[in-house]
Context: one part of a larger RNA
Molecule: small-subunit ribosomal RNA, 3' major domain
Organism: metagenome
RNA sequence: UGACGGGGGCCCGCACAAGCGGUGGAGUAUGUGGUUUAAUUCGAGGUACGCGAAGAACCUUACCUGGCCUUGACAUCCCUGGAUCGCCAUAGAGAUAUGGUUUUGACUUCGGUCACUGGGAGACAGGUGCUGCAUGGCUGUCGUCAGCUCGUGUCGUGAGAUGUAUGGUUAAGUCCUACAACGAGCGCAACCCUUGUCCUUAGUUGCCAUCAUUAAGUUGGGAACUCUAAGGAGACUGCCGGUGUUAAGCUGGAGGAAGGUGGGGAUGACGUCAAGUCCUCAUGGCCUUUAUGGCCAGGGCUACACACGUACUACAAUGGAUGCUACAAAGGGCUGCGAACCUGCGAAGGGAAGCUAAUCCCAAAAAAGCAUCCUCAGUUCAGAUAGGAGUCUGCAAUUCGACUCCUUGAAGUUGGAAUCGCUAGUAAUCGCGGAUCAGAACGCCGCGGUGAAUACGUUCCCGGGCCUUGUACA
Numbered sequence: 001u002g003a004c005g006g007g008g009g010c011c012c013g014c015a016c017a018a019g020c021g022g023u024g025g026a027g028u029a030u031g032u033g034g035u036u037u038a039a040u041u042c043g044a045g046g047u048a049c050g051c052g053a054a055g056a057a058c059c060u061u062a063c064c065u066g067g068c069c070u071u072g073a074c075a076u077c078c079c080u081g082g083a084u085c086g087c088c089a090u091a092g093a094g095a096u097a098u099g100g101u102u103u104u105g106a107c108u109u110c111g112g113u114c115a116c117u118g119g120g121a122g123a124c125a126g127g128u129g130c131u132g133c134a135u136g137g138c139u140g141u142c143g144u145c146a147g148c149u150c151g152u153g154u155c156g157u158g159a160g161a162u163g164u165a166u167g168g169u170u171a172a173g174u175c176c177u178a179c180a181a182c183g184a185g186c187g188c189a190a191c192c193c194u195u196g197u198c199c200u201u202a203g204u205u206g207c208c209a210u211c212a213u214u215a216a217g218u219u220g221g222g223a224a225c226u227c228u229a230a231g232g233a234g235a236c237u238g239c240c241g242g243u244g245u246u247a248a249g250c251u252g253g254a255g256g257a258a259g260g261u262g263g264g265g266a267u268g269a270c271g272u273c274a275a276g277u278c279c280u281c282a283u284g285g286c287c288u289u290u291a292u293g294g295c296c297a298g299g300g301c302u303a304c305a306c307a308c309g310u311a312c313u314a315c316a317a318u319g320g321a322u323g324c325u326a327c328a329a330a331g332g333g334c335u336g337c338g339a340a341c342c343u344g345c346g347a348a349g350g351g352a353a354g355c356u357a358a359u360c361c362c363a364a365a366a367a368a369g370c371a372u373c374c375u376c377a378g379u380u381c382a383g384a385u386a387g388g389a390g391u392c393u394g395c396a397a398u399u400c401g402a403c404u405c406c407u408u409g410a411a412g413u414u415g416g417a418a419u420c421g422c423u424a425g426u427a428a429u430c431g432c433g434g435a436u437c438a439g440a441a442c443g444c445c446g447c448g449g450u451g452a453a454u455a456c457g458u459u460c461c462c463g464g465g466c467c468u469u470g471u472a473c474a
Stems, first nucleotide, its partner, number of pairs: 001474002003471003007468007015458002019422005026313008034304002042052002063299007072124001076123002078120005086101006105114003126288002129286003135282002137277003140273001142271001147186006153162003167176002192265004197233007207222002211220002236259001239253005315415001319374006331362003336355002341350003381412001386407007428450007
């Protein structure tokens, strides 16, 4: 100087408390451990476990079994033949092999050159092989915590200290005051995006108050309103009272759409964990080179006594069923979205209008509201499992897809010890969209609808910051 203490003081955080809803019990989905297996590819302590994977039937794929190749699927160089590709037949699971057939590239100084391709020799290629404890880059975490440092000066023999130790204040090393310190940098804040109010400009594909018109903003028309999207205004403790050290500020109020950081996001200091990643990529070293490389078929990653994590659906009447009837936002669409209409109980099929989209389509928002039935039961709750029949995607749904219909109708009556999230348009609840994607979400990332309860307080648990103290620790 740090680190640590079941030392002390001050302070903060959904840390506790006060509340609301869960997890832990059930079924299923999914990840992991374990076990099994020819293989169940690999990685990942807290900070892994719906994670890498924004999507394993083949491919992916790295794993296994079997069949094949050895200058190789890919790059550069040399020699040599030919344009190459394609199509057909045979053998085969295919990779591939053999045979047949068609065609004869571009430039040219007519020597050849270039591109593509068959064969050959070797330099070499290749490796998701090892080492993240050799590394770059990227990332997690402490933590959006308020800290981490430097120059000069001063103090100390020195390591170092001071600045950054007082007092107040703040979300903040934020600001004020004081002071052997005076300044400065990285962080904080602000600048950026979005949302909340108003104004100006612009009015189509969007809008419709007034006037006509229609089934309908449908059409004429209008430029007010909504909205869209570009530019501005607005919030700064600016004003007033109280308080405070005359300060920084705190507290109450006015005005205001908004008030003291208005809400949300992006933004992550010096560093810590030899943290994670050599399987994104890059890269040193090592290893491999008729194999640890490459091609192909099939299988596996989907196994199943069990254990754990994360979710979904429920256990019902604040509910379930049937019918009628409203109100969104944000997105996506040309190998695409696909309307009306017809067929089918339905998944879907036929059909083809429109749309390169404020124009057309996906598209029905759902919870809510109104009416009727059910009346507390393992039920008109719940839907697992299973049988049958189908639809769609795709070369192909057996291992191993999603969905539909009929039948079947399991556990489950609110969950032990323990444990998680959340302070407001939040929790809870309801649906909608997107990425990936041929198909395949209960996951992920977004969007809006309805919309609470509680916070006395800081004794205690956890984590953190500052000061101080002890130490046989570094």